Model confidence (mean pLDDT): 84 of 100. A computed fold for a 1508-nucleotide RNA from an uncultured bacterium, annotated as small-subunit ribosomal RNA.
[in-house]
RNA sequence: AGAGUUUGAUCCUGGCUCAGAACGAACGCUGGCGGCGUGCUUAACACAUGCAAGUCGAAUGCGACACUAUUUUCGAAUAGUGUAGCAUGGCAGACGGGUGAGUAACGCGUAACCGACCUGUCUCUUGAUGGGGGAUAGCCCCGCGAAAGCGGGGGUAAUACCGCAUAAGCUCUCUGGAUGAGAACAUCCAGAGAGGAAAACCGGCCUCUGCGAGCAAGCCGGUGUCAAGAGAGGGGGUUGCGUCCCAUUAGCUGGUUGGUGGGGUAAUGGCCCACCAGGGCUACGAUGGGUAGCUGGUCUGAGAGGAUGAUCAGCCACACUGGGACUGAGAGACGGCCCAGACUCCUACGGGAGGCAGCAGUGGGGAAUUUUGCGCAAUGGGCGCAAGCCUGACGCAGCAACGCCGCGUAAGUGAAGACGCCCUUCGGGGCGUAAAGCUUUGUAAGCAGGGACGAACAGUAUACAGAAGAUGUAUACUUGACGGUACCUCUAGAGGAAGCCCCGGCUAACUCCGUGCCAGCAGCCGCGGUAACACGGAGGGGGCGAGCGUUGUUCGGAAUUACUGGGCGUAAAGCGCGCGUAGGCGGCCCUACAAGUGAAACGUGAAAGCCCCCGGCUCAACCGGGGAUGUGCGUUUCAAACUGUAGGGCUAGAGUUUCGGAGGGGGAUGCGGAAUUCCUGGUGGAGCGGUGAAAUGCGUAGAGAUCAGGAAGAACGUCGGUGGCGAAGGCGGCAUUCUAGACGAAAACUGACGCUGAUGUGCGAGAGCGUGGGGAGCGAACGGGAUUAGAUACCCCGGUAGUCCACGCCGUAAACGAUGGGCACUAGGUGUGGGAGAGGAGACUCUUUCCGCGCCGGAGCAAACGCAGUAAGUGCCCCGCCUGGGGAGUACGGCCGCAAGGCUGAAACUCAAAGGAAUUGACGGGGGCCCGCACAAGCGGUGGAGCAUGUGGUUUAAUUCGACGCAACGCGAAGAACCUUACCUGGGCUUGACAUCCUUUGUGUUCUGACAAAGUCGGAAUUGCUCUUUAGAGAACAAAGUGACAGGUGCUGCAUGGCUGUCGUCAGCUCGUGCCGUGAGGUGUUGGGUUAAGUCCCGCAACGAGCGCAACCCUUAUCCUUAGUUGCCAGCGGUAAUUGGGCACUCUAAGGAAACUGCCGGGGUAACCCGGAGGAAGGUGGGGAUGACGUCAAGUCCUCAUGGCCCUUAUGUCCAGGGCUACACACGUGCUACAAUGGCUGGUACAGAGCGCUGCGACCCCGCAAGGGGUAGCAAAUCGCGAAAACCAGCCUUAGUUCGGAUUGGAGUCUGCAACUCGACUUCAUGAAGCUGGAAUCGCUAGUAAUCGCGGAUCAGCAUGCAGCGGUGAAUACGUUCCCGGGCCUUGUACACACCGCCCGUCACGCCAUGGGAGUUGGGUGCUCCUGAAGUGGCCACGCUAACCCGCAAGGGAAGCAGGGCCCCAGGGAGUGUUUGGUGACUGGGGUGAAGUCGUAACAAGGUAACC
Repeated sequence: AGAGUUUGAUCCUGGCUCAGAACGAACGCUGGCGGCGUGCUUAACACAUGCAAGUCGAAUGCGACACUAUUUUCGAAUAGUGUAGCAUGGCAGACGGGUGAGUAACGCGUAACCGACCUGUCUCUUGAUGGGGGAUAGCCCCGCGAAAGCGGGGGUAAUACCGCAUAAGCUCUCUGGAUGAGAACAUCCAGAGAGGAAAACCGGCCUCUGCGAGCAAGCCGGUGUCAAGAGAGGGGGUUGCGUCCCAUUAGCUGGUUGGUGGGGUAAUGGCCCACCAGGGCUACGAUGGGUAGCUGGUCUGAGAGGAUGAUCAGCCACACUGGGACUGAGAGACGGCCCAGACUCCUACGGGAGGCAGCAGUGGGGAAUUUUGCGCAAUGGGCGCAAGCCUGACGCAGCAACGCCGCGUAAGUGAAGACGCCCUUCGGGGCGUAAAGCUUUGUAAGCAGGGACGAACAGUAUACAGAAGAUGUAUACUUGACGGUACCUCUAGAGGAAGCCCCGGCUAACUCCGUGCCAGCAGCCGCGGUAACACGGAGGGGGCGAGCGUUGUUCGGAAUUACUGGGCGUAAAGCGCGCGUAGGCGGCCCUACAAGUGAAACGUGAAAGCCCCCGGCUCAACCGGGGAUGUGCGUUUCAAACUGUAGGGCUAGAGUUUCGGAGGGGGAUGCGGAAUUCCUGGUGGAGCGGUGAAAUGCGUAGAGAUCAGGAAGAACGUCGGUGGCGAAGGCGGCAUUCUAGACGAAAACUGACGCUGAUGUGCGAGAGCGUGGGGAGCGAACGGGAUUAGAUACCCCGGUAGUCCACGCCGUAAACGAUGGGCACUAGGUGUGGGAGAGGAGACUCUUUCCGCGCCGGAGCAAACGCAGUAAGUGCCCCGCCUGGGGAGUACGGCCGCAAGGCUGAAACUCAAAGGAAUUGACGGGGGCCCGCACAAGCGGUGGAGCAUGUGGUUUAAUUCGACGCAACGCGAAGAACCUUACCUGGGCUUGACAUCCUUUGUGUUCUGACAAAGUCGGAAUUGCUCUUUAGAGAACAAAGUGACAGGUGCUGCAUGGCUGUCGUCAGCUCGUGCCGUGAGGUGUUGGGUUAAGUCCCGCAACGAGCGCAACCCUUAUCCUUAGUUGCCAGCGGUAAUUGGGCACUCUAAGGAAACUGCCGGGGUAACCCGGAGGAAGGUGGGGAUGACGUCAAGUCCUCAUGGCCCUUAUGUCCAGGGCUACACACGUGCUACAAUGGCUGGUACAGAGCGCUGCGACCCCGCAAGGGGUAGCAAAUCGCGAAAACCAGCCUUAGUUCGGAUUGGAGUCUGCAACUCGACUUCAUGAAGCUGGAAUCGCUAGUAAUCGCGGAUCAGCAUGCAGCGGUGAAUACGUUCCCGGGCCUUGUACACACCGCCCGUCACGCCAUGGGAGUUGGGUGCUCCUGAAGUGGCCACGCUAACCCGCAAGGGAAGCAGGGCCCCAGGGAGUGUUUGGUGACUGGGGUGAAGUCGUAACAAGGUAACC
């Protein structure tokens, strides 16, 4: 620091996801040790049991048990010490400990303030501590009660309680004065008056006093008590600033805001009350709702931030829930009280008791969180003079890998490398120095021994100082839960100690097997449908390591809320447009101030933590000390540039005045002509109208057409223009009138008056709504006619709202430049509208001129497209808006509207994308150019018939398999009777029909019987080769055996090689370098011509090159040379023929020549084209071979080869028979025909290319013929196979025929082991369909089509097929509009599996979340009313009362209490609102799901351009 994921690829936008760190965690697997930490995040749910707050005898009354002493009647008594215990009293239970429910608040944080306050214990200072009184608990007695407990009587003490005295610098009142601006208020001074205190206890001493010899009331000391002042620490109150989300919460408020006077409090204050006034808060977010303890800090981050608030520390709040007060210095009190409520427990049913959010622990909840431990030794706290007691605070231990840190599970050596496992190309490779073995070491655990620090105090004793036994110092003794722990030492022995996750990419790490879209994986992309590096296992590897993974959460990456640090033309995003409020921002100069700003100092910013340094545990974690930081707040001082504020001035911004011209700017009124329709009349007479074509419609009741007249409404042709005006919407005949704005010129004036603009307010196309008019044309809805599978559409005929006017609503548009407004700046060129200036007589020209409207273009910007002085450039100011797609501009709520609807505007759920721009293709019922038997023009066919053949289907035991649009179907198959043969039935074989190896035995051959054969079982005859040391060995062959193996036309052509088809013999397909582009990619290869051709030429940021094209090759057409046998024979000799001779010609087959747009004319820059000559041939002469990059997962595993899988007495192999030849049908390809351009009969002529020894077979004979007999010749230019149509003559005469030959019967021939299933041919007889073929469709452009025959391969036999050969031998092409296919350029695209594409909506079904919903059921809360416990405070107090007063007393008073009543009030009840959940028959849409249904809306001109 980034990466993956949208695409065929690219760039951008944008979301999703990952790698990091962290955690009070949990879960899975695993687990050796130690240190230090941490441990109910959920039910503030309920709690059994124990403990967590007591202490003081030096405040006081009693006082067992016990001890001591004395006495003793031996029962006990007395005295002393005085414990436990009870009670009064004091102090502490307001701290410590827990929890985070509540709280959005002065609660917390920070900084201030209190001139408005309190303060027990502690410290300091001053002064006191005098003298009395009456009670009361405990206790005793009696009584009630189950208990808890209570009542009555009696006696009693105090540092308990109450008077009295005294008291100031205390409190209060009054008077005078000083200071602070001062009458209040504060402080101080002076004076006068009034008021209020206390408690003793302990120790010592005998100087004073008393008693009288040791005590005390005396003295000393200590502690306590009282009053006052001060301090420290603690608390209370007030204020500024900061402190979450929702505006779909916008208004809130009656003690409310303030005042006056009271009350209350420690104290200010509506804190409370009475009266008065009508205020107070709020867009800088009041009120309401939701959520939440706050902070230091913690986690993350480069930081800014974001998230968080466990442990530790500060503050707050709470203590079963709610209310209340009491006591007290302090409480509205966790382990106190009272009341109410819920719950639990006890009960004798009458009543009582309780509060773990203290420490343990239990149940429950939960994914989840520990021991009912030890100790007060340390630290700290309470009480006490102290010893000490108490202390679940705390110190320790236990449990838990929960976290952090440290250590170990050994180390060395050890093979070209064991076993085992895995892989393998079978050679080997990996685990791997890893192991074993050998040599060592000894951490830690174990055993044994030693053994701490933490301990200092206090206390006691002694000594010294001291007046002292107060106090201090020194010495001695004494105190450890942890713990016999840490640590140290000895010892034995590698001994007891490694797992978890991952290995497709991101992301480090790969193979085999299993599985077969199954099982499963998955963080994202995505894997799995028979070769899975992605599932499961294994081997191997990678990572971390006593842990490793997973899940959850937070931050990061995410610049993905952008302060640092983003955007808005087309990706999400500029309000439709003005005016304008608040607010924000704001020109030049001077002066003042100092709020912002800057500087310095001071205070604060707790400690801990983070960071740095040093130090202590062996290190580290952890801990100690010091430092730094703490960006903040406050106070004081200084500065004055900038902002601000105040004052003064200026004119460049803004505005006003004058003159001028331009304009569909707006409102109102009037007028005009053309056209349309209608009405009237005339002429006229059959149609009109409409369409792709029609029909509906109109018309003989006279349409349409035409002429004249009239009526009505609406809109304004030409001019008219990327021309004008307006803020936008928008504005177009002419005239008049009212009115707004902009612009130019020149001066003058005002003097910043400006810009923007939340809320607000106005304008706002069309459609729509209301009321009233109007209504010609047009025209939703609707009717009809067409079209169509349908046609609720497109087209046609009609036609109502509406369109028009007036008034009032609505308030939306793709309201668009998809571009907010203002100001300034930043190269040019060109046009146009309106002004101005200069020149010119004018036409007109020019301008560094101003304002508009356009185009091109530079820098710059931009993802690109593009924008570019009218910015999308460079800056400033203000506003609006965006944050993935869908759900959805939907729901709910609110506001507006008559309605339609508008504005505001979510969530659940779901997806891994949705998008923008550009690129290459492909496609288009887009365009341009061009080609092809593509169409057209022709000729002949197919489709109809019969037959042949192939295929589908069907059938079958089997009808083997493959091929399926073109590019499967007379195809593989150049030839299925057996064989072939792969199929079926049956019969056999099992190392096999075939190959290699091993062992043993042998050897082989011939004839023959049984069964269908194979094979099995028999019979008969005969008997090897080479070497040799005669033991034997070897080669070949055979048999038997054994196992390795053979074998498979079994599967996969979607695992493959090879071969092939096809587009297509189409003209294309690419590369190197350069250049352009961020890039995909482009350029070249496009363009202008030309060509059969990317053929060539010209041009050009391209220049070259490759594979294709062409040419080179074969053949054919002409000629020449050479060569003449088997070929040829013109001439010569000789024959019956032969032959001699010759090689001229034909021919044969070798080599050459020839054609190149070379020549001429025309056109053209050129390439080239047109015409011509010559020539056998002329513009690639004809034909062939030759097939670029690639496409179709095209075809073939059944030619062959081959990976993997499968079968192995069978899916192998042998054999017989059958089948592949079936037959209701359907299709393809052919043959023969339908006849006279013909058929039949007879005669007669002319090829080429081939083939032949298991062959071709002449001639001859036989047979009607197929053929047979027989042989000559010929391994072939020698012999043989061998033409037909044509031509000549005759018959047939338009007929199912002398056409046609199917079918069937008979008789034969040939091949073959064998023609039944199932061959071909001959002959006799039979003589079917068929009279030229519907829709549709095929071939062919010249030696072609058509037609005629011939040979060949295969082959024993079997072509109408295939592939060749020659004979005869046409017609037509205007042309490229259309159909099909193709090439190039261009355009659109939402396609890229590429139009056989993509894709929309309804309906049906499943699932999911959600809105409405008669209601129903909860929670919160407002208001009103009723009731109202405890309790405080007033009031009354007739009843009651020790202290004080009066009084001799009785009694009275004062003071107080019970009780009563009043206000307030928790709670309860009733009513009525509001708000928020759950649920709800039914219902609405939405999302999603496998190949459902219906159509075809969109993407191409998407077939009616699309969209708002």
The RNAcentral record of the sequence draws on ENA, Greengenes and SILVA.